[in-house]
């Protein structure tokens, strides 16, 4: 240079045919439980869905540009 896949909380990852408030787990704080940890419960923070455009009443999810990473192929 070409084809194709990934990118969603700090990490790992789901998201169905585009519609009702973006989740699980693990961590992390707080409490509840012990004497004390640690384990177990409970409850909270924690997201610009990589980036910017477009389609549309309505996008994570469609298109299109980008950029990051990965695997073929030259």
């Nucleotide at each position: 240079g070409g084809u194709c896949g990934u990118g969603u909380a700090a990490c790992u990852c789901a998201g169905u045919u585009g519609g009702u408030u973006a989740g699980a787990g693990u961590g992390u704080a707080a409490c509840a439980c012990u004497a004390a940890u640690a384990a177990u419960g409970u409850u909270a923070a924690a997201g610009u869905c990589g980036u910017g455009g477009g389609u549309u009443c309505g996008a994570g999810c469609c298109c299109c540009a980008u950029c990051a990473u990965g695997a073929c192929c030259a």
Molecule: transfer RNA
Organism: Aspergillus sclerotialis